[in-house]
RNA sequence: GCGGCUGUAGCUCAGUGGUAGAGCGCUCCGCUCAUAACGGAAGGGUCGUAGGUUCAAUCCCUGCCUGCCGCA
Repeated sequence: GCGGCUGUAGCUCAGUGGUAGAGCGCUCCGCUCAUAACGGAAGGGUCGUAGGUUCAAUCCCUGCCUGCCGCA
């Protein structure tokens, strides 16, 4: 330099055009003599960024950026 993949909650990841979810973690409550385990609840997101298409974009298209892989 060229090609491909990736970016969504603190972490690991779902979500193939119609108001964004799970598990784990954190906080609170229950249970217990107590802790763990277990059960319940709450909180937590400008969906990498800038544009485009559309009545409507996490989702489709383009540039840029981050990380990873391959080729040279």
Molecule: transfer RNA
Organism: Amorphochlora amoebiformis